[in-house]
RNA sequence: GCCGCGAUGGUGGAAUUUGGUAGACACGCCAGACUCAAAAUCUUGUGUCCUUCGGGACGUGCCGGUUCAAGUCCGGCUCGCGGUA
Numbered sequence: 001g002c003c004g005c006g007a008u009g010g011u012g013g014a015a016u017u018u019g020g021u022a023g024a025c026a027c028g029c030c031a032g033a034c035u036c037a038a039a040a041u042c043u044u045g046u047g048u049c050c051u052u053c054g055g056g057a058c059g060u061g062c063c064g065g066u067u068c069a070a071g072u073c074c075g076g077c078u079c080g081c082g083g084u085a
Base pairs, nucleotide, nucleotide: 001084002083003082004081005080006079007078010027011026012025020068028046029045031043032042033041047058048057049056050055061077062076063075064074065073
């Protein structure tokens, strides 16, 4: 150089098949229950920003495109892993 695969919350990881509420499930973390106290266990919450607290905007590596609608399809780029000369 060429070929293939991948990049999703704080972490792992699903959703790609057939484009249709992004984050299921698990861990971690906040709060509560239990306890003398803690661990374990159970319950609730947990992306970011703004807010007149009613809500609004943004968010799947980056930049574009297609579409009513994109994590998913198309083009370019970056980074990582593997293969090949």